[in-house]
RNA sequence: UUCUUAUCCAGAGAGGUGGAGGGACUGACCCAGCGAAGCCUCGGCAACCAGCACGUAUGUGCCCGGUGCCAAUUUCAGAGAAUCAAUAUUGAUUCGAAGAUGGGGA
Numbered sequence: 001u002u003c004u005u006a007u008c009c010a011g012a013g014a015g016g017u018g019g020a021g022g023g024a025c026u027g028a029c030c031c032a033g034c035g036a037a038g039c040c041u042c043g044g045c046a047a048c049c050a051g052c053a054c055g056u057a058u059g060u061g062c063c064c065g066g067u068g069c070c071a072a073u074u075u076c077a078g079a080g081a082a083u084c085a086a087u088a089u090u091g092a093u094u095c096g097a098a099g100a101u102g103g104g105g106a
Stems, first nucleotide, its partner, number of pairs: 001106008013042005021031003025078004043070003048066002051062004074098001080095006
């Protein structure tokens, strides 16, 4: 980088440094000199993998390890499909697309 698979309306922040940007992309809407991104320290959340205990059911619990995460539902909408409602254009729901993270493969 790519393929596959699971999850994504829950949860969890302070200090230092740094200086203007950030929220993937497009549009909207937000956050930001009462200080963005990045980096460092400490703390926390969660429980995907590993480990341990119980159980044996594809389960439950714990959390020292490997990741991840700690504004807003993945901030909202976004190719496309189905259903419903009203109606010639919208609205709602579901699936899906895109993205993120973990596991597995190349």
Molecule: SAM riboswitch aptamer (S box leader)
Organism: Gracilibacillus thailandensis